[in-house]
Context: one part of a larger RNA
RNA sequence: UAUGGUUAAGGAACUCGGCAAAAUGCCCCCGUAACUUCGGAGAAGCGGGCCAUCACUGGUGAUCCGAUCUUACUCGGCUGAGCUGGGGGUGGCCGCAGAGACCAGCGAGAAGCGACGGUUUACUAAAAACACAGGUCCGUGCGAAGCCGUAAGGCGAUGUAUACGGACUGACGCCUGCCCGGUGCUGGAACGUUAGGGGACCGGUUAGCUCCAUUUCGGGUGGUGCGAAGCUGAGAACUUAAGCGCCAGUAAACGGCGGUGGUAACGAUAACCAUCCUAAGGUAGCGAAAUUCCUUGUCGGGUAAUUCCGACCUGCACGAAUGGCGUAACGACUUCUCGACUGUCUCCACCAUAGGCCCG
Numbered sequence: 001u002a003u004g005g006u007u008a009a010g011g012a013a014c015u016c017g018g019c020a021a022a023a024u025g026c027c028c029c030c031g032u033a034a035c036u037u038c039g040g041a042g043a044a045g046c047g048g049g050c051c052a053u054c055a056c057u058g059g060u061g062a063u064c065c066g067a068u069c070u071u072a073c074u075c076g077g078c079u080g081a082g083c084u085g086g087g088g089g090u091g092g093c094c095g096c097a098g099a100g101a102c103c104a105g106c107g108a109g110a111a112g113c114g115a116c117g118g119u120u121u122a123c124u125a126a127a128a129a130c131a132c133a134g135g136u137c138c139g140u141g142c143g144a145a146g147c148c149g150u151a152a153g154g155c156g157a158u159g160u161a162u163a164c165g166g167a168c169u170g171a172c173g174c175c176u177g178c179c180c181g182g183u184g185c186u187g188g189a190a191c192g193u194u195a196g197g198g199g200a201c202c203g204g205u206u207a208g209c210u211c212c213a214u215u216u217c218g219g220g221u222g223g224u225g226c227g228a229a230g231c232u233g234a235g236a237a238c239u240u241a242a243g244c245g246c247c248a249g250u251a252a253a254c255g256g257c258g259g260u261g262g263u264a265a266c267g268a269u270a271a272c273c274a275u276c277c278u279a280a281g282g283u284a285g286c287g288a289a290a291u292u293c294c295u296u297g298u299c300g301g302g303u304a305a306u307u308c309c310g311a312c313c314u315g316c317a318c319g320a321a322u323g324g325c326g327u328a329a330c331g332a333c334u335u336c337u338c339g340a341c342u343g344u345c346u347c348c349a350c351c352a353u354a355g356g357c358c359c360g
Stems, first nucleotide, its partner, number of pairs: 001354006009346002013344001018341001026049003030045001035040001037171001050092005056086005064077004068072001094098001106339007113331002118130002134169007146155003172326004177257003182254002184250005191245003196239002202233004208226002211223004258276005285318001286315001297312005
């Protein structure tokens, strides 16, 4: 130092925190609150348990006896040994201790989160994260949608809308308000715009032609004008798909859900009024909350005191399937309190074992 063991008095004063340890532990009887989805409950809590013997009682049933067209691994019957279970009576000694060792739930109250059982960061995170049954929306009529593959083909599915795929929410209970202006999606035989089609008309180029000048007389040279076909540039009318514009619908689609001024017979406050802006201005419920900065908010409970709990509402910056609020049960989850218990501590000590170190 490690691993065990014991400890006066106190009993969480330790500490971030009862971490660790201690305690509880089996069977029987009695008894068991709030709440509750009747499961929770072994709630909680009190008491009993040894040994011997006696009779009673349940199960199994050896041995024995008998039967025979059947001699058998047969059938029937008496007895009831042995083994084993149960409650009861009587008696008894010992110890600190009779579930004597091992083994073997600590319990209660309150709050948060997640309904639950399950899953997860192999090697620092097991959780309030993921999943979940249930709910809703969207797509899909079958050669389905969706997915894999260049394709053939395959999965979906040897299924068929009570099915399959996708998204969100997440048992259950009560519920889920307003906004379609933006973005998205869906619908819309009109209109506008538009790729494309179309090709009027206008150019560029020039084979050829014309005219002028010149000439070595040669379609030689230079210049003016016209100019077919082809190639090419620009391009009006007309026509026209999707898309976009436009018009509607849709929020359990993405999302959003105000400000100012005044007003009641003390004061305060404002049911009320006015005004500006908006697509609409946050409904129910909850609220200093896993969300509250100010903040150690204020009041109450608990305590010597804080975290904690209950209220209040002034919500910096809750809020309704990005779900809201409750909720029995459950949880190696988080927080608070109490009982029991203890070397966690006051405050250390001793013993055993193992391994070091020192001396010999």

This is a predicted structure of a 360-nucleotide part of an RNA (large-subunit ribosomal RNA, domain IV) from Streptomyces microflavus. Its Rfam family is "Bacterial large subunit ribosomal RNA". The full RNA is in RNAcentral, with records from ENA.